[in-house]
Model confidence (mean pLDDT): 83 of 100. The RNA shown here (SAM riboswitch aptamer (S box leader)) has 107 nucleotides and comes from Sinobaca qinghaiensis.
């Protein structure tokens, strides 16, 4: 870096140090941000993919918290197709894809 399989309306922040951005991408909306963005350290928490145990077995359950992931708002909404409500527009409301994130295997 690519493939494949699952999962993405729930949970879960405080200090330090930093200084101006950030919410992945984007000529859009909305938001957070000097009452201090990103980032970087410490402590803290949530959650259970995997690994361990434990239920005879398991593709099921529990149970730990070794690996990893997270800790504004749904993956902050939309974007492409599609349907449904609306004379239409506008706006809503469901499917799907497409991308992204995280795991587990692979190559």
């Nucleotide at each position: 870096u690519u493939c494949u399989u699952a999962u993405c309306c729930a949970g879960a922040g405080a200090g330090a140090c930093g200084g101006a951005g950030g919410g992945a991408u984007c000529a859009g909306g909305c938001c957070c941000u000097a009452u201090g963005a990103a980032g970087u350290c410490u402590c803290a928490g949530c959650a259970a993919c995997c690994a361990g145990c434990c239920u005879a077995a398991a593709c099921a359950g529990g149970u730990c918290a070794g690996g990893u992931g997270c800790u504004a708002a749904a993956u902050c909404c939309g974007c492409c197709g599609g349907g449904c409500a609306g004379c239409a527009g506008a706006u809503g409301c469901c499917c799907g894809a497409g991308a992204g994130a995280u795991a587990a295997g692979a190559a």

It was read from a public genome assembly, where an Rfam model found it. Rfam family: SAM riboswitch aptamer (S box leader). Rfam describes the family as follows. The SAM riboswitch is found upstream of a number of genes which code for proteins involved in methionine or cysteine biosynthesis in Gram-positive bacteria. Of the family's consensus pairs, 91% are formed in the model.